[in-house]
The RNA shown here (Fluoride riboswitch aptamer (crcB RNA motif)) has 60 nucleotides and comes from a Pseudomonadota bacterium. The coordinates come from a structure-prediction model, not an experiment, and the mean pLDDT is 78. Of the family's consensus pairs, 100% are formed in the model. The sequence was found by an Rfam model in a public genome assembly. Its Rfam family is "Fluoride riboswitch aptamer (crcB RNA motif)". Gene Ontology terms of the family: positive regulation of gene expression and response to fluoride.

RNA sequence: UCCGGGAACGGCGAUGGGGCUCGCCACAAGCGCCACACGGCUGAUGGCUCCUGCGGGAGG
Numbered sequence: 001u002c003c004g005g006g007a008a009c010g011g012c013g014a015u016g017g018g019g020c021u022c023g024c025c026a027c028a029a030g031c032g033c034c035a036c037a038c039g040g041c042u043g044a045u046g047g048c049u050c051c052u053g054c055g056g057g058a059g060g
Base pairs, nucleotide, nucleotide: 010025011024012023013022016051017050018049019048020047021046032041033040034039
């Protein structure tokens, strides 16, 4: 200096925050889909749940 493995801290999982949990990463993990000329579509979760925001319906 390079390669492989383990641990801790940390980071990441298509738009915000918290809890729990699963997976992944070590500069990587990660950066949705359709059309592709213009343009269009779904969802605030990786999953569960609460809050915030947004959308739809009903009632007062």